[in-house]
RNA sequence: UGGCGAAAAGGGUAAACCUGUCGAAAGGCAGGGGCACAAAACCACAGGGUCUAAGGUGCAAUGCACUAUGAUCGCCGGGUUGCCGCC
Numbered sequence: 001u002g003g004c005g006a007a008a009a010g011g012g013u014a015a016a017c018c019u020g021u022c023g024a025a026a027g028g029c030a031g032g033g034g035c036a037c038a039a040a041a042c043c044a045c046a047g048g049g050u051c052u053a054a055g056g057u058g059c060a061a062u063g064c065a066c067u068a069u070g071a072u073c074g075c076c077g078g079g080u081u082g083c084c085g086c087c
Stems, first nucleotide, its partner, number of pairs: 002087004012037002017032006035074001041080003045077001047076002049072003055067005
């Protein structure tokens, strides 16, 4: 440096849910809480998927439909970095 692995050791993160808070929402943040994870560390990467639809557009119109510049890295792929062990 590359590949493989998570048995051991040291550890790490923190699902659902609850409370508070931000947000139009999806969802984020903090505390509690542990489902799980060998990259469940970081990056929305003019890659894909999925979610939301404020604003915009359309319509048969107090609603419905479409739309991301919003969100998701614990959906997949990619990039960068990393502990231990074996080869």